Molecule: transfer RNA
Organism: Patescibacteria group bacterium
């Protein structure tokens, strides 16, 4: 320098164009004398910019970061 793949909540992930999701973690409440555990509820997320589309996490382009292969 070139090819390919990946980027979603604090963490590790699902989500193939129509309200972004479960787990662990976090907060509140309940049960216990208290802890652990259990139950109920809640907050928090699509890497950045542009394009296509009635509508984009999803498709396309550019950039950024990471991985891998070639040179």
């Nucleotide at each position: 320098g070139g090819g390919c793949c990946c980027a979603u909540a604090g963490u590790a992930u699902a989500g193939u164009g129509g309200u972004a999701a479960a787990a662990c973690a976090c907060c509140u409440c309940c049960a216990u004398g208290g802890c652990a555990u259990g139950g109920a509820g809640g907050a928090a997320u699509c890497c950045g910019g542009g394009g296509u589309c009635c509508g984009a996490c999803u498709c396309c382009c550019c950039g950024u970061g990471g991985g891998u292969c070639c040179a």